[in-house]
Molecule: transfer RNA
Organism: marine eukaryotic metagenome
RNA sequence: GCGCUGUAGCUCAGCUUGGUUAGAGCGCUGGUUUCAUAAGCCAGAAGUCGGGAGUUCAAAUCUCCUCAGCGCC
Numbered sequence: 001g002c003g004c005u006g007u008a009g010c011u012c013a014g015c016u017u018g019g020u021u022a023g024a025g026c027g028c029u030g031g032u033u034u035c036a037u038a039a040g041c042c043a044g045a046a047g048u049c050g051g052g053a054g055u056u057c058a059a060a061u062c063u064c065c066u067c068a069g070c071g072c073c
Stems, first nucleotide, its partner, number of pairs: 001072006009026004019057001028044005050066005
C1' cells in the first nucleotide's frame, strides 16, 4: 500500500437492489411439567448494527474519515 471481517452473552443472516417494529440458532430468566433433574412446551429480557461525519424524506445497507482483528505485497 491492497483485500476481507466487525450486527444480542456466543456463532451468524440481512448489505448485492436504502423503505414493515433489526432477525435466527445456542445460551440466559420466568412459567408449565416431574418425587427431583434433564428434555419438551409457553412467555420474556438482551442491540446506540465497532466509532465519527456526510448524502437522503428515510442509512445496518451508499460515500468519506477513523479504530480493532486477519491475510497478501